Predicted 3D model of a 77-nucleotide RNA (transfer RNA) from a Gammaproteobacteria bacterium. Its Rfam family is "tRNA". Rfam links the family to the GO term triplet codon-amino acid adaptor activity. Rfam classes the family as a transfer RNA.

RNA sequence: CGGGGUGUGGCGCAGUCUGGUAGCGCAACUGCUUUGGGAGCAGUGGGUCGGCGGUUCGAAUCCGUCCACCCCGACCA
Numbered sequence: 001c002g003g004g005g006u007g008u009g010g011c012g013c014a015g016u017c018u019g020g021u022a023g024c025g026c027a028a029c030u031g032c033u034u035u036g037g038g039a040g041c042a043g044u045g046g047g048u049c050g051g052c053g054g055u056u057c058g059a060a061u062c063c064g065u066c067c068a069c070c071c072c073g074a075c076c077a
Stems, first nucleotide, its partner, number of pairs: 001073007010026004020057001028044005050066005
């Protein structure tokens, strides 16, 4: 320098193809149960989707650009 991939609650991921109310598991919190803890059961809160811009009635999803990380290749030594 070129190509590819990834970026979504605290953590790990799905959702993108085919635009239409952001979900799952774990964790956290509350209640029940227990002498207490753990386990189990029920429930609650938490993210506007890496940043900016564009298209659209509508964008996590499509387009452009930038950033971070990973992989491959090239160049130099």